[in-house]
RNA sequence: AAAAACUAGAUGCCGAAUCCCACAGUGUGGGAGCGGGGGACCCAAGGUUUUUUUGGGGUGAAGUCUCGAGUGACUCGAGGCGAGGUGACCUUUUCCACCUUAACCCGUCAGCUAACCUCGCAGGCACGGUGAAAGGGUCA
Repeated sequence: AAAAACUAGAUGCCGAAUCCCACAGUGUGGGAGCGGGGGACCCAAGGUUUUUUUGGGGUGAAGUCUCGAGUGACUCGAGGCGAGGUGACCUUUUCCACCUUAACCCGUCAGCUAACCUCGCAGGCACGGUGAAAGGGUCA
């Protein structure tokens, strides 16, 4: 000097996953806000046919097709279409670049759905375009 690791703080990002109050003594309870599920009429549905173990359904962007390997389910790799995120004042559009396309849950069961009932507020990351346009905002 550089790199890595650890601790604390700031700024920012994915995500609903933030803020406040009280008691308490670091945990409990409550509120606001954001997000999810269940749940009428009407509609869908229902009659016939078909489907209903080839089960079905939910959160989430995480769906679909082709090729190859592992015999099949499924997994891995490559690619197409589609979808999602970031590039630092915000929103939208656009160009370019980079990345993701998971994971989990319910338990044979749930269409939509007012009232109503109910649940969650985690976890994980970052130094990366002073690109363009429109509309705003902030500061001087």
Molecule: c-di-AMP riboswitch aptamer (ydaO/yuaA leader)
Organism: Armatimonadota bacterium